[in-house]
This is a predicted structure of a 355-nucleotide part of an RNA (small-subunit ribosomal RNA, central domain) from a Candidatus Marsarchaeota archaeon. It was read from a public genome assembly. The coordinates come from a structure-prediction model, not an experiment, and the mean pLDDT is 86. Its Rfam family is "Archaeal small subunit ribosomal RNA". The family has 86 seed sequences and 709 matches in Rfam 15.1.

Context: one part of a larger RNA
RNA sequence: UUGGGCUUAAAGCGUCCGUAGCUGGCCGGAACCGUCUUAUGUGAAAUGUGCCCGCUCAACGGGCACGCGUGCAUAAGAUACCUUUCGGCUAGGGAGCGGGAGAGGUCGAGAGUACUUAUGGGGUAGGGGUAAAAUCCUGUAAUCCUAUAAGGACUACCUGUGGCGAAGGCGCUCGACCAGAACGCAUCCGACAGUGAGUGACGAAGGCUAGGAGAACGAAUCGGAUUAGAUACCCGAGUAGCCCUAGCAGUAAAUUAUGCAGACAUUGGUGUUGCACGUGUCUCGAAUACGUGCAGUACCGUAGGAAAACUGUUAAGUCUGCCGCCUGGGGAGUACGGCCGCAAGGUUGAAACUU
Repeated sequence: UUGGGCUUAAAGCGUCCGUAGCUGGCCGGAACCGUCUUAUGUGAAAUGUGCCCGCUCAACGGGCACGCGUGCAUAAGAUACCUUUCGGCUAGGGAGCGGGAGAGGUCGAGAGUACUUAUGGGGUAGGGGUAAAAUCCUGUAAUCCUAUAAGGACUACCUGUGGCGAAGGCGCUCGACCAGAACGCAUCCGACAGUGAGUGACGAAGGCUAGGAGAACGAAUCGGAUUAGAUACCCGAGUAGCCCUAGCAGUAAAUUAUGCAGACAUUGGUGUUGCACGUGUCUCGAAUACGUGCAGUACCGUAGGAAAACUGUUAAGUCUGCCGCCUGGGGAGUACGGCCGCAAGGUUGAAACUU
């Protein structure tokens, strides 16, 4: 347990598609389910109110009327709204076309420096590492210089509170295929929309299964130091892993700790990215400067909001629709059960007790 909340106090599902459901643009006609009006019936008695009456009064009791019973049923009507249906519209949405922007995705081919190893040549006693050392490498010639080859990973500079993507994420070049957004046009469809319980798909790192690959790095592990000790920090090695292919897993401070969509306005200012338009300049270009519009992305800030920090047209302002979630701390994201998983575990998710 609602007329409350969810950036930071408990609380926005990691993200998206979408089923049921809920909600839904403008105009006209019809129906009349909801809604509204009227009438009739019914809505037990007692209790209540008014009046009259009976117990000597009162309490109590009797009679009549009203009221209550907030409702239900039937009939007749109203038609603004809701609903249904018919017809139409174009402002939402979608399709199309145009020239641009982009680390958007998948696959293939190629390139680059560095690194390691091997071989040849040169060359000789150290190299490496640290706060200092040692382990370690080195006379079977190291380190260093040079030539060639092989290998795997990575992609400096450009690089930018720049861009793209639903999120996770994405950064060498070229090609093929696929997808999305913005801008502009206003050609077509004509409300086709919003959200979304379940469901489905995607989902970093680490982990698991099978097969490969293995340069650098590097959990575990082994040495050397440090230290009272040192299962660490530092140093030398180094397996899994990191990489590729096919699957599983499904979690993160998966964060903007801020769900999605739409509308509005007190008032904006300054950068920057993309597109379009206009004006100017020149070397006339896919150039450049300035301005305007739309879309994104940042900073500052008015009103307002907020416990404050702060937020502030990219809201946490003012409203609307839909979903998710919260209800003191601990016990506990635990136990049990269900579902999923090869496992690790995930998901759903208590109570006793304590304070």